Transfer RNA from Candidatus Iainarchaeum sp., 71 nucleotides, folded computationally.
[in-house]
């Protein structure tokens, strides 16, 4: 130093041109006599710059960062 992989909410993760969803967490209300369980509903998010393109989270550059090969 060089090749790959990844990079999505507070934390695990799915998605791969058109709206971004899941579980957990928060919060608010319902059930319960009270909690715990459980239900309804809302809060939170696409690493960072450009470039393609009507339209980028997704394609392509380049950068930062993790991880794993090789040197």
């Nucleotide at each position: 130093g060089c090749a790959g992989u990844c990079g999505u909410a507070g934390c695990g993760u799915a998605g791969a041109g058109g709206u971004a969803g899941c579980g957990u967490u928060c919060g608010a209300c319902c059930c319960u006599u009270c909690c715990a369980a459980g239900g309804u509903c809302g809060a939170g998010g696409c690493c960072c710059g450009g470039g393609u393109u009507c339209g980028a989270u997704u394609c392509c550059c380049g950068g930062c960062g993790a991880c794993u090969g090789c040197a």
Rfam family: tRNA. It is annotated as a transfer RNA. Rfam describes the family as follows. Transfer RNA (tRNA) molecules are approximately 80 nucleotides in length. The RNAcentral record of the sequence draws on ENA.